Background
Predicted 3D model of a 60-nucleotide RNA (Fluoride riboswitch aptamer (crcB RNA motif)) from Rhizobiales bacterium 24-66-13. The organism belongs to Hyphomicrobiales, within Bacteria.
RNA sequence: GCGAUAGUGGGGAAUGGAGUCUCCCGAAACCGCCAUCCGGCUGAUGACCCCUGCCAAUCG
Repeated sequence: GCGAUAGUGGGGAAUGGAGUCUCCCGAAACCGCCAUCCGGCUGAUGACCCCUGCCAAUCG
């Protein structure tokens, strides 16, 4: 450099980052809830821990 064969080393889980675990997907998984409408509600996690950001309370 050429040829053959094999290979899903991947992606996702309602707002950021990382680790671990769990689950899901193969073009799908995924894209929160309430409400007839106006409109309203919770959360940075699927779960745990840490960091960042946001909110509330207390103390200095």